């Protein structure tokens, strides 16, 4: 390089309104569903392009830059680029 175990691994509303169930005398509060607005950015996608190959060019590969399709904004779970470490294999 490529797979694979394990560890660690972040960023952004528990905002608004409906609405259904719960508590409650009510105010109000907790849960789910649904809309709408605002945010993130490190699966993944895309774009530019530093860079990288070449003698130059043009092909080509290319970011953790952008961009927000996807996906993600309590907490829990999941996913998570990269990192260390073992294992196989080229």
């Nucleotide at each position: 390089c490529c797979g694979u175990g394990c560890g660690g691994g972040a960023g952004a509303g528990u905002c608004c309104g409906a609405u259904c169930g719960g508590u409650g005398c009510g105010a109000a509060c907790c849960g789910g569903u649904c809309g709408g607005c605002g945010c993130c950015g490190a699966a993944g996608g895309a774009g530019c392009a530093a860079c990288u190959c070449c003698u130059c060019c043009c092909c080509g590969g290319a970011a953790c830059c952008u961009c927000u399709c996807a996906g993600g904004c309590g907490g829990c779970a999941g996913g998570g680029a990269c990192c260390g470490c073992g294992c196989g294999g080229g």
Model confidence (mean pLDDT): 75 of 100. A computed fold for a 90-nucleotide RNA from a soil metagenome, annotated as Glycine riboswitch aptamer. The model forms 91% of the base pairs in the Rfam consensus.